Molecule: Glycine riboswitch aptamer
Organism: Azospirillum sp. B510
């Protein structure tokens, strides 16, 4: 100095499956009722009320696989033991509108180690 590999940060792409049911609960809150003023229309603010909206916890049933985790027939380490991979398998964890997250891919920057 160039290439490869690893890490970090930024940008872009990035799949699947319930906007599920029950109970409890937080919060916002319409109609309406009571109250006050008014002849009424209507206005006021307090107390009830709880249509509807946004969440949280626990549990049930049904699903998904691409954070993480676990498993290994063949194959490799000459053989046994043992060890070793994935987008395969499992579904512990996680997830099942959007958003977020997301294995992995591309670009750019910074850093590190090894080899030539």
């Nucleotide at each position: 100095u160039g290439a490869u590999c690893c890490c970090u940060c930024g940008c872009g792409g990035g799949a699947g499956a319930g906007a599920u049911c029950g109970c409890c609960u937080g919060u916002g809150g319409a109609a309406c009722c009571a109250c006050c003023g008014g002849a009424a229309a209507c206005g006021g603010a307090u107390g009830g009320g709880g249509a509807c909206g946004c969440g949280g916890g626990c549990g049930g049933c049904g699903c998904c696989g691409a954070a993480g985790g676990a498993g290994c027939a063949a194959c490799c380490g000459c053989c046994c033991c043992c060890g070793g991979a994935a987008a395969c398998u499992c579904u512990c964890a996680g997830g099942c509108a959007a958003a977020a997250g997301g294995a992995c891919c591309g670009c750019a920057a910074g850093g590190g180690g090894a080899u030539a």